[in-house]
The prediction has a mean pLDDT of 85. A computed fold for a 72-nucleotide RNA from a Spirochaetia bacterium, annotated as transfer RNA. It matches the Rfam family "tRNA". By type it is a transfer RNA.
RNA sequence: GGGGGAUUAACUCAGUGGGAGAGUGCAUCCUUCACACGGAUGAAGUCAGCAGUUCAAAUCUGCUAUCCCCCA
Numbered sequence: 001g002g003g004g005g006a007u008u009a010a011c012u013c014a015g016u017g018g019g020a021g022a023g024u025g026c027a028u029c030c031u032u033c034a035c036a037c038g039g040a041u042g043a044a045g046u047c048a049g050c051a052g053u054u055c056a057a058a059u060c061u062g063c064u065a066u067c068c069c070c071c072a
Stems, first nucleotide, its partner, number of pairs: 001071007010024004018055001026042005048064005
C1' cells in the first nucleotide's frame, strides 16, 4: 500500500428496511436473625462518527476512526 471482518446497555451478544432487545451485572422491594439463592418491579442506548439513498435506516451506499485477519 491492497483486500476482508468487527463496532448495538456497564460486560457478552441477538436483531438484514417500519416494535431497539436478551443474558449477566446494577437499583428498589419481598423472602432470611443476617448473607447467599430464589421471586417481583425498575433504571440504563445519539445502534462508533459524519454524509447520502428512502415515506421510513441499527439494517442499504460513501467517507472517517478504532480493533482483528490475510496479501504485498
The sequence is in RNAcentral, with records from ENA.